[in-house]
RNA sequence: AAAAGGCAAACCUGCGGCAACGCAGGGACGCAAAGCCAGGGGCCCGUCCUUCGGAGGGGUUGCCCAGCUGCCGAA
Numbered sequence: 001a002a003a004a005g006g007c008a009a010a011c012c013u014g015c016g017g018c019a020a021c022g023c024a025g026g027g028a029c030g031c032a033a034a035g036c037c038a039g040g041g042g043c044c045c046g047u048c049c050u051u052c053g054g055a056g057g058g059g060u061u062g063c064c065c066a067g068c069u070g071c072c073g074a075a
Base pairs, nucleotide, nucleotide: 006031007030011026012025013024014023015022016021029062035068036067039065040064041063042060043059044058045057047055048054
């Protein structure tokens, strides 16, 4: 590459949440890990203090790295 399949962006509806956002259904922009995982970083939300410095909570894995696992088999 091919083959068998898989996932599901934006958007819409319903529900939860102060919010970021998440879950379910519809829907496909795309994805060879767009499978799992919040350890490190980035970004987003919100609370408190404020010497303008900080403290600590939450979210995002389809932002990146790391870790674990996985289909096919021309090269």